Description:
This is a predicted structure of a 104-nucleotide RNA (SAM riboswitch aptamer (S box leader)) from Gracilibacillus alcaliphilus. Its mean pLDDT, the model's own confidence on a scale to 100, is 83. The sequence was found by an Rfam model in a public genome assembly. NCBI's taxonomy places the organism under Bacteria, Bacillati, Bacillota, Bacilli, Gracilibacillus.
């Protein structure tokens, strides 16, 4: 990179460096020199994978040393499809996209 599966309305910030764009795309709306996105350390947050109990290959419980995630907005809203509403919308379920864990 690709298939395949699961899960994505909840949680969780300081220092440093560095100096202009960024939150995937496009529109919206917002972040951002009162220094954002990044990158580092440090810490925490979850519990995919993992340990252990239970159990028997299903379940449910606990743990956080380890592999990986994350720690601004619901994936930040929305895109396409179908229902209700019709004044903005609202709901559902696909795309897409992220992230595990198997695969090529």
């Nucleotide at each position: 990179u690709u298939c395949u599966u699961a899960u994505c309305c909840a949680g969780a910030g300081a220092g440093g460096u560095g100096g202009a764009g960024g939150g995937a795309c496009u529109g919206g709306c917002c972040c951002g020199u009162c220094g954002a996105u990044a990158c580092c350390u440090c810490a925490g947050c979850a519990a995919c994978c993992g340990u252990c109990u239970u159990a028997u290959g299903a379940u449910a419980g606990a743990c956080a040393a380890g592999g990986u995630g994350c720690u601004a907005c619901u994936u930040c809203c929305a895109g396409c499809a179908a229902g209700c509403a019709u004044u903005c919308g609202c709901u559902u379920g696909a795309a897409a996209g992220a992230u595990g864990a198997g695969a090529a």